[in-house]
């Protein structure tokens, strides 16, 4: 210096171009004498830029982090 492969909510993770799921975590109610389970309900995310397209987490192209493998 090159080749590949990741990055989505605090965390961990899906999603094959049209409303971003779920799980633990948080908050609120309601259960209790309290707690803790449990039930319902809510907040909260696509690394940054830029092309493509009626629409981009999705595809193309810089950067930037991390991992790996070559030199």
């Nucleotide at each position: 210096g090159g080749g590949c492969c990741g990055u989505u909510a605090g965390c961990a993770c899906a999603g094959u171009g049209g409303u971003a799921a779920u799980g633990c975590g948080c908050c609120g109610c309601a259960u209790u004498c309290g707690c803790a389970u449990u039930g319902c309900g809510g907040a909260a995310a696509c690394a940054g830029g830029a092309g493509u397209u009626c629409g981009a987490u999705u595809c193309u192209c810089c950067u930037a982090c991390g991992g790996u493998c070559c030199a």
This is a predicted structure of a 71-nucleotide RNA (transfer RNA) from Candidatus Roizmanbacteria bacterium RIFOXYA1_FULL_41_12.
Its mean pLDDT, the model's own confidence on a scale to 100, is 84.
Its Rfam family is "tRNA". By type it is a transfer RNA.
NCBI's taxonomy places the organism under Bacteria, Bacteria candidate phyla, Candidatus Roizmaniibacteriota.